A computed fold for a 110-nucleotide RNA from Mucilaginibacter robiniae, annotated as SAM riboswitch aptamer (S box leader).
[in-house]
């Protein structure tokens, strides 16, 4: 780096350096940020996965990870329902629900 599987609306801080961005990509929105963004380091914390104990209740914090906002929300794709429109239907629009895709993390394999 690629593939497979699983998980996620919970949880959890501060300091130093730094000096303008950040919230994965794209569009729309909204939020954070000189009362200091990203990134790096230190300490602390949380407990998602592996691990250990335990034995199905939990505990530990060794390995990764994480510590603003539901994966920040939404759209882009599929299905269902409702409303609107129509003489009726199709189509369109709006809203709701459930998937998929995508991203993130862990484990295994190459």
């Nucleotide at each position: 780096u690629g593939c497979u599987u699983a998980u996620a609306g919970a949880g959890a801080a501060a300091g130093a350096u730094g000096g303008a961005g950040g919230g994965a990509c794209u569009g729309g929105a909204c939020c954070c940020u000189g009362c200091g963004a990203a990134a790096u380091c230190u300490u602390a914390g949380c407990a998602a996965c592996c691990u250990g104990u335990g034995c199905u209740u939990a505990c530990a914090a060794g390995g990764u990870g994480c510590u603003a906002c539901a994966u920040u929300c939404u759209a882009c794709u599929c299905g269902g329902c409702a409303u609107u429109u129509u003489a009726a239907a199709c189509a369109g629009a709006u809203g709701c629900c459930g998937g998929a895709c995508a991203g993130a993390u862990a484990a295994g394999c190459a």
The coordinates come from a structure-prediction model, not an experiment, and the mean pLDDT is 81. The RNAcentral record of the sequence draws on Rfam. It matches the Rfam family "SAM riboswitch aptamer (S box leader)". Its family is annotated with regulation of gene expression in the Gene Ontology.